This is a predicted complex of two RNAs, RNase P RNA and transfer RNA, with 410 nucleotides together.
RNA sequence: AAGGCGGCUGAAUGGCCGCAGGCCCAAAAGGCAUGAGGAAAGUCCGGGCACCGCAGGGCAGGAUGCCUGCUAACGGCAGGUGGAGGCGACUCCAAGGCGAGUGCAACAGAGAGAUACCGCCGGGGGAAACCCCGGUAAGGGUGGAAAGGUGCGGUAAGAGCGCACCGGCGGCCUGGCGACUGUGCCGUCAUGUAAACCCCAUCCGGUGCAAGGUGUAGGGAACGCACAGGGCGGCCCGCCCUGUUCCCGCAGUACCGCUUGAGCGCGCUGGCGACUUCGCGCUUAGAUAGAUGGCCAUUUUCAACAGAACCCGGCUUACAGGCCGCGCUUUGCC
RNA sequence: CCGGGUGUAGCUCAGAUGGUAGAGCGCGUGGUUUGGGACCACGAGGCCGCUGGUUCGAAACCAGUCACUCGGACCA
Numbered sequence: 001a002a003g004g005c006g007g008c009u010g011a012a013u014g015g016c017c018g019c020a021g022g023c024c025c026a027a028a029a030g031g032c033a034u035g036a037g038g039a040a041a042g043u044c045c046g047g048g049c050a051c052c053g054c055a056g057g058g059c060a061g062g063a064u065g066c067c068u069g070c071u072a073a074c075g076g077c078a079g080g081u082g083g084a085g086g087c088g089a090c091u092c093c094a095a096g097g098c099g100a101g102u103g104c105a106a107c108a109g110a111g112a113g114a115u116a117c118c119g120c121c122g123g124g125g126g127a128a129a130c131c132c133c134g135g136u137a138a139g140g141g142u143g144g145a146a147a148g149g150u151g152c153g154g155u156a157a158g159a160g161c162g163c164a165c166c167g168g169c170g171g172c173c174u175g176g177c178g179a180c181u182g183u184g185c186c187g188u189c190a191u192g193u194a195a196a197c198c199c200c201a202u203c204c205g206g207u208g209c210a211a212g213g214u215g216u217a218g219g220g221a222a223c224g225c226a227c228a229g230g231g232c233g234g235c236c237c238g239c240c241c242u243g244u245u246c247c248c249g250c251a252g253u254a255c256c257g258c259u260u261g262a263g264c265g266c267g268c269u270g271g272c273g274a275c276u277u278c279g280c281g282c283u284u285a286g287a288u289a290g291a292u293g294g295c296c297a298u299u300u301u302c303a304a305c306a307g308a309a310c311c312c313g314g315c316u317u318a319c320a321g322g323c324c325g326c327g328c329u330u331u332g333c334c
Numbered sequence: 335c336c337g338g339g340u341g342u343a344g345c346u347c348a349g350a351u352g353g354u355a356g357a358g359c360g361c362g363u364g365g366u367u368u369g370g371g372a373c374c375a376c377g378a379g380g381c382c383g384c385u386g387g388u389u390c391g392a393a394a395c396c397a398g399u400c401a402c403u404c405g406g407a408c409c410a
Stems, first nucleotide, its partner, number of pairs: 001330003004326006011299007019035002022032003037305001041316002044314005049208004061204005066080005081095001082093004096199002101197002103193003117140002119136007148166006167189006173182001175180001212256005218248006228242005263282005270275001335406007344359004353390001361377005383399005
């Protein structure tokens, strides 16, 4: 100098006015401290919680897909294996099975999963040009893809037909918990496609806080209509309300659910790590038409993406500018 | 807050099991007519919302993203 990897920040301070929920105060007035994020977003996964369903098992449907771990769980994370890229630090990978079955492979090409168009070789016919039969995947041509590759032998010409080297695949063995591996041995040469149907293995009940609970305005049913009170009515009959029990109770309404939680920070134990044991400390929005704003002054540039709505763990996406770290890499220059 | 659907020509919509893009209306040119309309013939017009991936090949399959749109307690 050019890179690689990991992380932080996301205007600050003061004054005035205002908003939300909370606390102090008997109450009011007033006062006090607190008040969006790393993604609060997308709603793509996983869980908690709540209600409904459910003996057990299966089918259907969906999801995941190298291995071993971590975790409450995961499609997440960590460490590995294999593959790809890079000189390298390092990065990336939806990475089971097409040697189960089925489907598809347009156009071109003779032929697309089984094939002979040209060419080559053998035989036959013919005066010849040429025609017929057979063999052949070495050569030409088409295509994204055409029979393992190169060489030698071999042959009528050829061909893993044989041999040497190289490569792929399967089995045995070796090492590894395993994915896998290799100096071994044996067999073999098989098109691609599963983000095509499908097969195999594992997992999954449904609905989401507008879940749901308590109370209440209210509605309905039964009992009693014998008695008591009230209303309608001049009075009687009659009807209605109040009474007791039960049920419902909604976008009527109040409260709960609601924020202390698989929480955060520091140290420590175990572990390569994800993570975890223990100890100490901290308590950090909770609305229900929905608060977190406005103005002024100073600084240095007048400021990114964007705003909670049950909670938590992840993933993905968006992000102006600024800053930090590393026994990191490469060597062009000094 | 929660759960669905759709993006293809100017407009409204097709597009099978992945094989290279269509229809109607509209637009343009020509014909027909005295002229216009209607009719007839020909033609233009497409990053299939966007980005990446799978595949020989993607409008379609997969993932991400953007925009638009529909629905919502309970009972009937």

It holds a member of the Rfam family "Bacterial RNase P class A". Gene Ontology terms of the family: ribonuclease P activity, dimeric ribonuclease P complex and tRNA processing.